[in-house]
Molecule: Fluoride riboswitch aptamer (crcB RNA motif)
Organism: Actinomycetes bacterium
């Protein structure tokens, strides 16, 4: 100085915070349909739990 392993640390995981845990990274990450200059559609998680917002139902 450049390359490969491993740790740490820090980031990432289609719409907000928060803990956990998982994966993937030092750059990872930005959904799915269709007749596609347009149009229709789910969901706030990667998974788990909570919050907050948004949506549908029922009660007061």
């Nucleotide at each position: 100085g450049c390359g490969g392993a491993c740790g740490a640390c820090g980031g990432c995981g289609a719409u907000g915070g928060a803990g956990c845990u998982c994966g993937c990274u030092g750059c990872a990450g930005c959904g799915c349909c269709c007749c596609u200059u347009g149009g229709g559609c789910u969901g706030a998680u990667g998974g788990c739990u909570c919050c907050u917002a948004c949506u549908g139902a029922c009660c007061g």